The part of an RNA shown here (large-subunit ribosomal RNA, domain II) has 682 nucleotides and comes from a Vulcanimicrobiota bacterium. It matches the Rfam family "Bacterial large subunit ribosomal RNA". Model confidence (mean pLDDT): 86 of 100. The source organism's lineage runs through Bacteria, Bacillati and Vulcanimicrobiota.
Context: one part of a larger RNA
RNA sequence: GCCGGCGACUUACUAGUACGGGCGAGGUUAAGGGACUGAGGUUCCGGAGCCGAAGCGAAAGCGAGUCUGAACAGGGCGUCAAGUCCGUAUUAGUAGACCCGAAGCGAAGUGACCUAUCCAUGGUCAGGGUGAAGCUCUCUUAACCGUGAGUGGAGGCCCGAACCGUUGUUUGUUGCAAAAGACUCGGAUGAACUGUGGAUAGCGGUGAAAUGCCAAUCGAACUUCGUAAUAGCUGGUUCUCCCCGAAAUAGCUCUAGGGCUAGCGUCGGGAUUUAAACACUGGGGGUAGAGCACUGACAGAGCUAGGGGCCCUGACCGGUUACUGAACUCCAUCAAACUCCGAAUACCAGUGUGAAUAUCCCGGCAGUCAGACUACGUGGGAUAAGCUGCGUGGUCAAAAGGGAAACAACCCAGAUCGUCUGCUAAGGUCCCUAAAUUUCAGCUAAGUGGUAAAGGAAGUCAGAAUUCUUAGACAGCCAGGAGGUUGGCUUAGAAGCAGCCACCCUUAAAAGAGUGCGUAAUAGCUCACUGGUCGAUGUUUUCUGGCGCCGAAAAUGUAACGGGGCUCAAGCUGAAUACCGAAGCAACGGACUAGAUUUAUCUAGUGGUAGGGGAGCGUUCUGUACGCCUGUGAAGCCGUAUCGUGAGAAGCGGUGGAGGUAUCAGAAGUGCGAAUGCCGGC
Numbered sequence: 001g002c003c004g005g006c007g008a009c010u011u012a013c014u015a016g017u018a019c020g021g022g023c024g025a026g027g028u029u030a031a032g033g034g035a036c037u038g039a040g041g042u043u044c045c046g047g048a049g050c051c052g053a054a055g056c057g058a059a060a061g062c063g064a065g066u067c068u069g070a071a072c073a074g075g076g077c078g079u080c081a082a083g084u085c086c087g088u089a090u091u092a093g094u095a096g097a098c099c100c101g102a103a104g105c106g107a108a109g110u111g112a113c114c115u116a117u118c119c120a121u122g123g124u125c126a127g128g129g130u131g132a133a134g135c136u137c138u139c140u141u142a143a144c145c146g147u148g149a150g151u152g153g154a155g156g157c158c159c160g161a162a163c164c165g166u167u168g169u170u171u172g173u174u175g176c177a178a179a180a181g182a183c184u185c186g187g188a189u190g191a192a193c194u195g196u197g198g199a200u201a202g203c204g205g206u207g208a209a210a211u212g213c214c215a216a217u218c219g220a221a222c223u224u225c226g227u228a229a230u231a232g233c234u235g236g237u238u239c240u241c242c243c244c245g246a247a248a249u250a251g252c253u254c255u256a257g258g259g260c261u262a263g264c265g266u267c268g269g270g271a272u273u274u275a276a277a278c279a280c281u282g283g284g285g286g287u288a289g290a291g292c293a294c295u296g297a298c299a300g301a302g303c304u305a306g307g308g309g310c311c312c313u314g315a316c317c318g319g320u321u322a323c324u325g326a327a328c329u330c331c332a333u334c335a336a337a338c339u340c341c342g343a344a345u346a347c348c349a350g351u352g353u354g355a356a357u358a359u360c361c362c363g364g365c366a367g368u369c370a371g372a373c374u375a376c377g378u379g380g381g382a383u384a385a386g387c388u389g390c391g392u393g394g395u396c397a398a399a400a401g402g403g404a405a406a407c408a409a410c411c412c413a414g415a416u417c418g419u420c421u422g423c424u425a426a427g428g429u430c431c432c433u434a435a436a437u438u439u440c441a442g443c444u445a446a447g448u449g450g451u452a453a454a455g456g457a458a459g460u461c462a463g464a465a466u467u468c469u470u471a472g473a474c475a476g477c478c479a480g481g482a483g484g485u486u487g488g489c490u491u492a493g494a495a496g497c498a499g500c501c502a503c504c505c506u507u508a509a510a511a512g513a514g515u516g517c518g519u520a521a522u523a524g525c526u527c528a529c530u531g532g533u534c535g536a537u538g539u540u541u542u543c544u545g546g547c548g549c550c551g552a553a554a555a556u557g558u559a560a561c562g563g564g565g566c567u568c569a570a571g572c573u574g575a576a577u578a579c580c581g582a583a584g585c586a587a588c589g590g591a592c593u594a595g596a597u598u599u600a601u602c603u604a605g606u607g608g609u610a611g612g613g614g615a616g617c618g619u620u621c622u623g624u625a626c627g628c629c630u631g632u633g634a635a636g637c638c639g640u641a642u643c644g645u646g647a648g649a650a651g652c653g654g655u656g657g658a659g660g661u662a663u664c665a666g667a668a669g670u671g672c673g674a675a676u677g678c679c680g681g682c
Stems, first nucleotide, its partner, number of pairs: 001682006011095013026051003032045005055062002065077004098236002101233001105226006116200009125190001127159003130155001134151004139146001163187003168183004202218001204214003211220001239616006249262005263368002265365007277353007289341001290339002295335003300330003306324002308321004371396010401412003416590004421586003427580003430564003436577001438576006449566001455550002459547007468538001476533005482506003487501003512527001516525002591606007617671001619668005627661003636655005642649002
């Protein structure tokens, strides 16, 4: 891991409700006793007690009333509806109370054969090195001291086996081993190591102290018991079909992942048009918007009191100001906590329509209190988040089907069952791939389509306005582009062209006291301007709209259309027709639920988690049953084309070899795939 077996809402009592039954203004016995007994009980007594038939008041008390009260008022609670006993179902409470699961707490005991420390008594430590004190001798001294040699053999001394330990690395890590192996390393006469016997015990011991150790267990050992401790937590909770079907909110909570009440679900009973929706009528409002009349904010200008600077003065005055500036005026703005205004919706009420699993009331039983995304209105955040809070709608949750390549929440659409029928929705119709290589008119050249901004650009199409133009425009080409004059100033120079000022006049078809290049300054080239040539459905400038271009860098491989591939399209815009396309709708056939009646028809319905309600299947045992089936073959097992919506049921064949049991009732140790479930097998 698989298979098989086991495995979880029980039982008792006390209450509530529903249903069934008995009796009924009553209902009912409990303990106990008698009789019978198949020893399980059955039946007859037993009226104690309990519930009900009357309430009100704190009570005295009164009583269909009573209490309050001065009250004969008003008001509160009553009167005007039958209960009670037993059974069944369901729920609650008390008990282990659906099952498994703690870490823990307490009591009584068992442990020092591991280990910690201690006590008693024994044992062990190859070999080598160093060479303390003391002693002897020599020299020396008056004598000490001292020097040298020898002797000697001290030491928590040195090196290093046994022994004790375990520093580093590595192997091992389902190991040789629940701590080992290899190499390396520390101590090795000592606070050494070790045998045996003994002592200390858990609210404790022992500890050269690490919360270490006290039998692979230690911030309080182990065993048994209290004990099924408790677990607002996690996991699990077993057959079928039918009807309905939520919530993830509010308030309160030592409360926030738990509860209680309400909201929303379901079932029973009652009310019977009351609900939603729509129409009309009548309402209040201060949102969106708008506005500046209030409260505030706020750009510019004007005007002006005050203030500052400067001048003046001994002081008072006074003057001035490219400073500041209340109020006021003009123009232009802003506001959730501004409003002279002010919708659409929404909300409330009335009337009418409104028959569907609507609404309201009473009662039983719940579940829900982590919600998610999306559109819109908003707060927080950064007008970030697949972020977070609130409101309104939708979907998911609890919803399958079709579309979006794939994709809870987006778009379409709500699956009762069957069909090798039809029509459509969203979305599609070149191939993958069902259906148009469909029709008409445009656009795009970027593979734009098939990611993105500010910004940039003689891309291209359409439109509007505008300049010039056959008296010849625009572009090109040819020619001219002059004189006063090198204007004046400045300057070393300044001559159209460093800079400042002015910017006239003449000749002309036209030509600036000069548009740019250029020179040291001149010169030179060029432009404006003019003529000629050319001969235009032209040309200049600006704006608007459509589709494109650039802006545009990411990590394995094209990889930003699902792919192939697509260019008068298979892209985009507008229009048209046809087709495809779903569990939608329709058609035909069946099942079920509810309602209606005409009683065999009609109408409507049948997705579903938590959850409520209804109807069934099967298992074991008991009665029926001293019956029935069964060696002419029970149960069990294997096979099978039959029946039932299903749980399941039957027939037949085989195997098996001795029991099984209809029907209708009754009672439950009554249904397994999950609980890191338990036991067994493989």